[in-house]
RNA sequence: GGGGCUAUAGCUCAGUUGGAAGAGCGCUUGCUCGGCAGGCAAGAGGUCGUCGGUUCGAGUCCGACUAGCUCCA
Numbered sequence: 001g002g003g004g005c006u007a008u009a010g011c012u013c014a015g016u017u018g019g020a021a022g023a024g025c026g027c028u029u030g031c032u033c034g035g036c037a038g039g040c041a042a043g044a045g046g047u048c049g050u051c052g053g054u055u056c057g058a059g060u061c062c063g064a065c066u067a068g069c070u071c072c073a
Stems, first nucleotide, its partner, number of pairs: 001072007010025004019056001027043006049065005
């Protein structure tokens, strides 16, 4: 210098054919218990890496960039 893959909640990851975002763990509150653990119920937490483009509509499609991993030189 060139190619490929990845980037979504605090962590690990889903997200179908483009129709507007979820799971597990963790966290908070309540109940259960003499208390803890465990169990049950409820809740908080996301500019979907950044900037543009396409579209009525983008996590999803297109381009550039950034970061990480990897292959070639």